Description:
The RNA shown here (small-subunit ribosomal RNA) has 1377 nucleotides and comes from Candidatus Endowatersipora rubiformis. The sequence is in RNAcentral, with records from ENA, Greengenes and SILVA.

[in-house]
RNA sequence: AACACAUGCAAGUUGAACGCUCUCUUCGGAGAGAGUAGCAGACGGGUGAGUAACGCGUGGGAAUCUACCCAUCGGUAGGGAAUAACGCAUAGAAAUGUGUGCUAAUGCCUUAUACGUCCUGAGGGAGAAAGAUUUAUUGCCGAUGGAUGAGCCCGCGUUUGAUUAGUUUGUUGGUGAGGUAAAAGCUUACCAAGACUACGAUCAAUAGCUGGUCUGAGAGGAUGAUCAGCCACACUGGGACUGAGACACGGCCCAGACUCCUACGGGAGGCAGCAGUGGGGAAUAUUGGACAAUGGGCGAAAGCCUGAUCCAGCUAUGCCGCGUGAGUGAUGACGGCCCUAGGGUUGUAAAGCUCUUUCAACGGUGAAGAUAAUGACGGUAGCCGUAGAAGAAGCCCCGGCUAACUUCGUGCCAGCAGCCGCGGUAAUACGAAGGGGGCAAGCGUUGUUCGGAAUAACUGGGCGUAAAGAGCACGUAGGUGGAUUUUUAAGUUAGGGGUGAAAUACCAAGGCUCAACCUUGGAACUGCCCUUAAUACUGUUAAUCUAGAGUUCGAGAGAGGUGAGUGGAAUUCCGAGUGUAGAGGUGAAAUUCGUAGAUAUUCGGAGGAACACCAGUGGCGAAGGCGGCUCACUGGCUCGAUACUGACACUGAGGUGCGAAAGCGUGGGGAGCAAACAGGAUUAGAUACCCUGGUAGUCCACGCCGUAAACGAUGGAAGCUAGCCGUUAGGUAGUAUUCUACUUGGUGGCGCAGCUAACGCAUUAAGCUUCCCGCCUGGGGAGUAUGGUCGCAAGAUUAAAACUCAAAGGAAUUGACGGGGGCCCGCACAAGCGGUGGAGCAUGUGGUUUAAUUCGAAGCAACGCGCAGAACCUUACCAGCUCUUGACAUGCCAAUCGUGGUUAUUGGAGACAAUUUCCUUCAGUUCGGCUGGAUUGGACACAGGUGCUGCAUGGCUGUCGUCAGCUCGUGUCGUGAGAUGUUGGGUUAAGUCCCGCAACGAGCGCAACCCUUGCCGUUAGUUGCCAGCAUUCAGAUGGGCACUCUAAUGGAACUGCCGGUGAUAAGCCGGAGGAAGGUGGGGAUGACGUCAAGUCCUCAUGGCCCUUACGAGCUGGGCUACACACGUGCUACAAUGGUGGUGACAGUGGGCAGCAAGACGGCAACGUUAAGCUAAUCUCUAAAAACCAUCUCAGUUCGGAUUGUUCUCUGCAACUCGAGAGCAUGAAGUUGGAAUCGCUAGUAAUCGUGGAUCAGCGUGCCACGGUGAAUACGUUCCCGGGCCUUGUACACACCGCCCGUCACACCAUGGGAGUUGGUUCUACCUGAAGGCGUUGAGCUAACCGUUGAGGAGGCAGACGACCACGGUAGGGUUAGC
Repeated sequence: AACACAUGCAAGUUGAACGCUCUCUUCGGAGAGAGUAGCAGACGGGUGAGUAACGCGUGGGAAUCUACCCAUCGGUAGGGAAUAACGCAUAGAAAUGUGUGCUAAUGCCUUAUACGUCCUGAGGGAGAAAGAUUUAUUGCCGAUGGAUGAGCCCGCGUUUGAUUAGUUUGUUGGUGAGGUAAAAGCUUACCAAGACUACGAUCAAUAGCUGGUCUGAGAGGAUGAUCAGCCACACUGGGACUGAGACACGGCCCAGACUCCUACGGGAGGCAGCAGUGGGGAAUAUUGGACAAUGGGCGAAAGCCUGAUCCAGCUAUGCCGCGUGAGUGAUGACGGCCCUAGGGUUGUAAAGCUCUUUCAACGGUGAAGAUAAUGACGGUAGCCGUAGAAGAAGCCCCGGCUAACUUCGUGCCAGCAGCCGCGGUAAUACGAAGGGGGCAAGCGUUGUUCGGAAUAACUGGGCGUAAAGAGCACGUAGGUGGAUUUUUAAGUUAGGGGUGAAAUACCAAGGCUCAACCUUGGAACUGCCCUUAAUACUGUUAAUCUAGAGUUCGAGAGAGGUGAGUGGAAUUCCGAGUGUAGAGGUGAAAUUCGUAGAUAUUCGGAGGAACACCAGUGGCGAAGGCGGCUCACUGGCUCGAUACUGACACUGAGGUGCGAAAGCGUGGGGAGCAAACAGGAUUAGAUACCCUGGUAGUCCACGCCGUAAACGAUGGAAGCUAGCCGUUAGGUAGUAUUCUACUUGGUGGCGCAGCUAACGCAUUAAGCUUCCCGCCUGGGGAGUAUGGUCGCAAGAUUAAAACUCAAAGGAAUUGACGGGGGCCCGCACAAGCGGUGGAGCAUGUGGUUUAAUUCGAAGCAACGCGCAGAACCUUACCAGCUCUUGACAUGCCAAUCGUGGUUAUUGGAGACAAUUUCCUUCAGUUCGGCUGGAUUGGACACAGGUGCUGCAUGGCUGUCGUCAGCUCGUGUCGUGAGAUGUUGGGUUAAGUCCCGCAACGAGCGCAACCCUUGCCGUUAGUUGCCAGCAUUCAGAUGGGCACUCUAAUGGAACUGCCGGUGAUAAGCCGGAGGAAGGUGGGGAUGACGUCAAGUCCUCAUGGCCCUUACGAGCUGGGCUACACACGUGCUACAAUGGUGGUGACAGUGGGCAGCAAGACGGCAACGUUAAGCUAAUCUCUAAAAACCAUCUCAGUUCGGAUUGUUCUCUGCAACUCGAGAGCAUGAAGUUGGAAUCGCUAGUAAUCGUGGAUCAGCGUGCCACGGUGAAUACGUUCCCGGGCCUUGUACACACCGCCCGUCACACCAUGGGAGUUGGUUCUACCUGAAGGCGUUGAGCUAACCGUUGAGGAGGCAGACGACCACGGUAGGGUUAGC
């Protein structure tokens, strides 16, 4: 890749212009060839490189040419010299020539004649022609007009960039000359100094333009294939020749690159024509047929030529049409898939039966295209016939957008994906299958364009907080502009005319069987030009006006500006006095100062800077900003009043000026303060916050810088649109010191309409209008790089891209959070009492160990938890042995057995067990070897699993928390999320109650109803009780039921009463009465929800897994291990005690495989025996602290661990591994660091007692009573919670979110010593071909010269300027490395 091209073809024709040669001949002629000559090769065909241009489009214009064609008027006369072919000779490999000789013409030359031709110095001058063939044509020449085609000029339109701002010297104009077909700097000489440009010149990048095409409601946006018009180009660059026309695709010359031939001397070539080849590429066809049609060239014609064209071939590339069958057919077949196992679906689909034959196939016939002949297409289109459902369906999708769903596989893997996103073991999202949806000879993907996108907004957007108002002003160009009249008609409006090619698109008809397609007609082409008319508005012209703007006069306020002067207070320093030990400083300290006299205090002096009070959402200024006082100079503003000017105005790109602080330069100044710096502290560190010092700087003068959250985050000007309340500077009026009303200018608060996403703004607009300027277009990269400009520098200004993300952002809402705020509560702190943490032991956990030390629980809310009790069992773990339809359930088959007595033998202490004799034969029954029960055996369905997943689940439970909250209906408010109610003022233990209120009601919670305890009554009186009576050792008995008690039912308490307080409320405080007083004490009761909290090992259960084992059985072991760490407890450390003695008073409860009195034995644990009791009866059962005596502060008469030994009990069994008793032993421990726990009254503390589990075993757990305190000022703090409010970049919600360095890898970009290309400019050198100019001593047929000499004319050659390629040097720009 406008890359290079093999081969063939694409432009020839004419003998009726000409000579020559050849062939044939019927001798009449016919034909062929190479040349001369004429016309045509400037058309047709291709391509889009270049070009930002009068190139194209559109509309005009004048100074032109036009072969062939048409019309008209004329003419066509007389001569002449050559030359190719050809012959001879000759050079060369070839291409190609050279010399000489002959020859023709419609080739060439000359003379004559010319006109309505041309030139002119106005006299004059110049300029034509061609014949052919035979009687008719045709050709030729001059002139005029037409037609056609072409050239030239102009208005308007025609991409992007200002990080391209200046460009230009033939440049702009004039005159003379030249030149062209023609106007013109087109060229040249001279003269002048112009010309273009912010309405974008120049430069750079990109690009052929248009009719049209695609899209869009349109306006627009994108595009320029096919068809048509124009332009440009033809290997690259330059040049001319010929011609009517070219600076020529298939012509010429030169230069360059490349290719080919060669005898090395030299030659040849140009597919962006049609086919075709290589190459490049994601990708695009046959080296076909015919001139039959349409058209073109030549010719008088026949005709020849024509890769134009017409056809055929290849390609589902597009558009259109058609087919792949139609009807019937249910046992809803088979198969597939799903399944709740019933069925459903594929599905009338198939098969079967009855039909049809389009298309394709085969056979026949057979056009139009041709108006006489001629048909490549083509035996094509069409028509007729034959056979047979026969030969003919795929692609994508099924999570939402988006029509269409299930199963299996996979398990954050494999993969999907346009966006959101899907996949981590139940995936409608991956893969497969079944089913479904869509389109269909196509379907899906990718790329591109428009749309949606009002997301560049003309139609049709914005800038307070989302991106966006320049820091402020002055002002140039520009834009816009008050009232009245006039002029004109540029804009504007209306009518008419010309043009707006055809095709396309639209409408209506028509033709191919329909359609696509084609034909005809119409309208349209919104544009440009010309012309006529109108004059409201805008513009122009002329004049006038005063409402905008400005001037004048009189007042007024002010930290407005600049300069000079001046004042007091305070700090610091210096001198002197008094005076003595500290002073400073801080959360606390230290550095620091001070006995050389500080700090403090008094007096005097020096110096610099700043101006307390007044002082105020007060004032002034354009903004920045401005604050002691006085003076001088000076800017602006406001009010009132009169006259004047007469639109003089508003805005303002560029431009200019001002512009806080910091910083810079030069020179001063320097008290205080104070970056940097030093020291001391703080801290894990502390380059900080705090402290002690301290330099630039802060101050002044002059000069730079030019930026700020330079903010009202709100550009300027003008008009209009409810108000109320302050304040400031003036004015006017009122019965006017104070006051009120009105009015103008400023400055504030609230608020209506309106606006706004909301917040909010609201006459000082962010409202409604008009004008002008600036700015914005997702976040990051980045206000960065690079370039330019400015600056002494710091830096400022202008200002990207690559790359990357799917968000970034605003306002508001609900929560959550805060070392935010307010209110309130809780053994939360505080006030107290007692503990834990230290010791020994018990128990649980971690860790370690082990064959196993089964598993779970993990901050509070795991850790004396599951376990209300592991020696075996439990038991799930380990080792060994054993079983396989199984230890357990249901179903099937087979076999056996079943009741009640009785005899005998053996074993045993016995209970009883095994064997055995005899008699009888279980239950129901529909009377049936029908059913039921038990055991054994068998095959199969199945059992079984304390295996996994509590993140698949149910149920149950913990926790916030017994905290006071959590919600709903209707209504209302808000665009909405949501709000209101539920907030507020009180009050309460309480969202408890009252009041208020756009809310009114309601529900779940609170409270109450329930249980227990405290008082009383009634009923009842045994197993309970005993006042009085009798009796007794004894309520043991008679008797009684009054009391206690028991247990059933009632009462009682409600802020009910009084006083105070409160709002005349709710309530609170105090009091009375009362057993009890303000929920009397205690319990049960746990809202919406949170923690993927806990539990698959209580149970249930989905899925997965095991099935001679992960199931089941047995024996033994383990769960009891032990350098250690933690939690929870017990016992202590002693005198409020130990020991001994005496011996009084409870209440829960339990008891038959049981509790056991009593008696006896034993030191004791306990044993033997045994009454009573199925319990208000009997029993466990003795309560213990209490009291008395002793001990006298010791490692003890404390403490009891550990160990030895002898026993007891339970149990098949006490070794691993139980509990208890006696004797002996007598460890640590002398009140416990940091830290931490419980408790507010019958509570803590302390003392015993009972029960569950249980053969046995507890310091644990659950209950019971006895004795019985201290303290609470209070809510600052710690923890937790409730309500309101506030901030938020959090929403997995602070255990949140999130920033930066560093390490490594990768991507993109900037800089970079350099290096390699492209392009362009300037200067100079060189100068092919060519035309032009000059010359031309060489050469020369036509004319002249009687033909002589020579001349005219011409040619070669030479020279000159111009000029392509090339070269040298230096710049610019751009790309790569």
It matches the Rfam family "Bacterial small subunit ribosomal RNA". Its family is annotated with ribosome and structural constituent of ribosome in the Gene Ontology.